[in-house]
RNA sequence: GGGGGCGUAGCUCAGUUGGGAGAGCGGUAGCUUUGCAAGCUACAGGUCGUCGGUUCGAUCCCGUCCGCCUCCA
Numbered sequence: 001g002g003g004g005g006c007g008u009a010g011c012u013c014a015g016u017u018g019g020g021a022g023a024g025c026g027g028u029a030g031c032u033u034u035g036c037a038a039g040c041u042a043c044a045g046g047u048c049g050u051c052g053g054u055u056c057g058a059u060c061c062c063g064u065c066c067g068c069c070u071c072c073a
Stems, first nucleotide, its partner, number of pairs: 001072007010025004019056001027043005049065001051063003
């Protein structure tokens, strides 16, 4: 330099007719306990990498750039 893949909550990751943003773990509060742990309940937590385009409507389709992984050199 060229090809391919990935980027969604603090972490690991789901998310296919394009219209609801989610799970587990972690965090906070409450219940329970003499206390701790475990358990149960609730809550908080998001620019869906950036900027544009298509569309009534984009995490999803198209382009660009950035970052990471991988292959060919």
Molecule: transfer RNA
Organism: uncultured Alphaproteobacteria bacterium